[in-house]
Parts: sequence; structure tokens; C1' cells
RNA sequence: GCAGGAAGAAGGAUGGCCGCCGUGGCACCGCCGCGGAGGAAAGUCCAGACAGCGCAGAGCAGGGUGCCCGGCGCAAGCCGGGGUCGGGCAACCGACAGUUAGAGCCACAGAGACCAAAGCCGGCUCGACCGGAGUGAAAAGGGUAAUCCUCCCCGCUGCAACCCGAAGCAUGGCCGUUGACGCUGCUCGCCGAGGCCAGGGUACGGGGCAGCCGCCGCGAGGCGGCCGGGCGCUCCAGCGCCCGAGACAGAUGGCCAUCUAGAACAGAAUCUGGCUUACUCUCUUCCUGCGGCC
RNA sequence: GCCCCCAUCGUCUAGGGGCCUAGGACGCAGCCCUUUCAAGGCUAAAACCGGGGUUCGAAUCCCCGUGGGGGCA
Repeated sequence: GCAGGAAGAAGGAUGGCCGCCGUGGCACCGCCGCGGAGGAAAGUCCAGACAGCGCAGAGCAGGGUGCCCGGCGCAAGCCGGGGUCGGGCAACCGACAGUUAGAGCCACAGAGACCAAAGCCGGCUCGACCGGAGUGAAAAGGGUAAUCCUCCCCGCUGCAACCCGAAGCAUGGCCGUUGACGCUGCUCGCCGAGGCCAGGGUACGGGGCAGCCGCCGCGAGGCGGCCGGGCGCUCCAGCGCCCGAGACAGAUGGCCAUCUAGAACAGAAUCUGGCUUACUCUCUUCCUGCGGCC
Repeated sequence: GCCCCCAUCGUCUAGGGGCCUAGGACGCAGCCCUUUCAAGGCUAAAACCGGGGUUCGAAUCCCCGUGGGGGCA
């Protein structure tokens, strides 16, 4: 230097102009402050939180996990060491339970594919003997569990779950011309045909719905601290309170200049932990093979 | 957004580990029949969505992608 392997990191920066969404203030329809996608937000493959329904217990169906030892974790999964098999020259990578619990299947070939017997060839001491041959992935202690099954685990459905609110429709019940309701809290009086109650779903409005870090907790969450912004008190220091992408299937953008920048894959939609897949003129460290130079 | 399902000739499909070199129908092409066309008969071409894995053996079983479809207001 080329080719390859392992582990990890980053996922444009600064300035100007014009815009979008959320929130707060000034203000009164315009300004100002702050905040505004990812390492995979993706696939929806697992697991959990949460919610509704169900539920004595057990079972069927269905699904998940799978070498051994140790550790973390509620689980899924992850990490370290070791084993067998396979790939690679190597660094290294990938796969993994049980076939003496039972069942099913094993094409073609082959004498035979699973309770084992019957055959072929040669030999002899002629029998319940000895030796041999070929086929096939596998030949009598066979293979196959990414076939059923065994062992271990799992209730079902999913935020379009679900909860709340106001109004109203269908419908039902009660009262009412023997005067209800209303004026009006009561009596009298007036008026004169309706009044009261229940009422599911959809649509509508709201909730569910979300700063960072540390500690506790399996987790949702709780507590503490910090950053940014706003408000209030105060002369100041400081203190207290509130907010932290969050729509309604809807914002997070565009242009210009410099840096190489004309760097990709891709964009939240209840949240969290994993797995898998996709990606850059990317970057760093270590290792392997080959070649060159000293 | 969440939850499911499917993919086989040009089209509709059968097949769910070996009998698959994948069958059938319509369509397409060629030939026969007919004066010609249609109908009919014969023949041929034509496919397992892509990549890995399990297995002796994969269209079929498993995993990951790709594409398509459905349900839930």
C1' cells in the first nucleotide's frame, strides 16, 4: 500500500433572509422570547407498561424460547467462558435441547429403510456355522424433532385501547284542558297545551399524551438536582410557582455565503426495553493475509 | 397508527417434503378441417416474488426483505 475481520463513534457546523407548528408575553390581528424528529423515528418480529373485557382451578387450540456453565434482566434479550458441526489460508463468522417416552415419514437405488427375517457369493466340521459383496444421505446400537410430540413460559384485545363532558335524534315511561309547565319560594290570581324523566353508538370538545441528569423501583412512576424560558415577591443577593416536539391523522422547511458539504438511509403519532433490516466521498482503534521499502 | 392475510405460465387456479422435468382451463403461436370465418381436433411455447437456512432432497418448512390486499373510527 491492497484485500479482509472485530469493536466503537458521528449522522453536518456558522451567519443572513423568508416561512410552519407548539407555548408564553407584549399587544390587538401584528411583533418578541423559548422549544421543535432518528440511530434507525422503519419493519411491526418479540417483551413490558397502560386500558377494557374475562377470570376457583385445570385442560384443548394457538404462540414463544432452546448446546453447557456463570452473570445482568419482570420478560424479551444481552454479556463472558467452554463444547460440537459448518464456512474461511487467517483474523474471524454462522448454527445448536431431546429420536433407549411414544407416533409418523425415509423418493430413486438396494436383498433388506426398522418388532427384523428371508435371500446372493465363497468355505467347511453341513448348522440356529464362518467369511464376503454392493446400493444409498442413512443398513440393524440408522436418519429426520425449521413433522407431530416431550420438557419450560404465555388469559383475550389493543391508544382507531379506554375514560369524561355538553347538546341532540330514534324510542320508552310519567303528568296534563277535572288546567300541567310558566309568572313564583308560598297562597290567591293570570296564562292556555304541552311539560318532566330515562336514553346506546357515531360525529364534536377534553383527557389518556411525554425537558435533561442522578438516585430508588422490574416497570409505570416517585424524589432530588440542573439547563432554558415566563410570571410573582425583593434594593440586590436570592426565593417561590409554572412550562419543556407533540398534531388529529396536519408543524419541525426553503434560499444564499463559507467550510470539500451536491452525505446517505430515512421522518415522530401512547410510551418503554430489545431484535432485525436500510445507509455515508464517514471517522477512530485493534487484528489477519499478501506485496513493497528501510 | 394498530392488527391480520396473500404472492405458482399473459389471466384464473391445482399442488402443503420425493411420484414435479410443476398439472388444468382461458388466452397466444403453428398445423389439420372449411371456398372462407367461427366452432372443432392435434402440437408447441410459457410460471413457483427475491435472498439465506433446515433436510439426503424445498414450490411446499423456518428467517429476513419486496410487492399487493383486508379489518378496526

Predicted 3D model of RNase P RNA and transfer RNA as a complex of 367 nucleotides. Rfam match: Bacterial RNase P class A. It is annotated as a ribozyme. Its mean pLDDT, the model's own confidence on a scale to 100, is 76.